[in-house]
Molecule: transfer RNA
Organism: Candidatus Wolfebacteria bacterium
RNA sequence: GCGCGCAUAGUUCAGUGGUAGAACGCUGUCCUGAUAAGACAGAGGUCCUUGGUUCGAUCCCAAGUGCGCGCA
Repeated sequence: GCGCGCAUAGUUCAGUGGUAGAACGCUGUCCUGAUAAGACAGAGGUCCUUGGUUCGAUCCCAAGUGCGCGCA
């Protein structure tokens, strides 16, 4: 330099056009003599950025940024 893939909660990942979810973690309550485990409830996201398409974009298109893989 060229090609391909990935970017969503603190972490690991789903969701592939109709106002975003799980597990673990975190907080509170219950339980216990006290922990752990368990039960219940809750907080936590401008979905990497900018522009475009669309009535509507996490999702489609373009460019950019970062990371990874391959080729040279």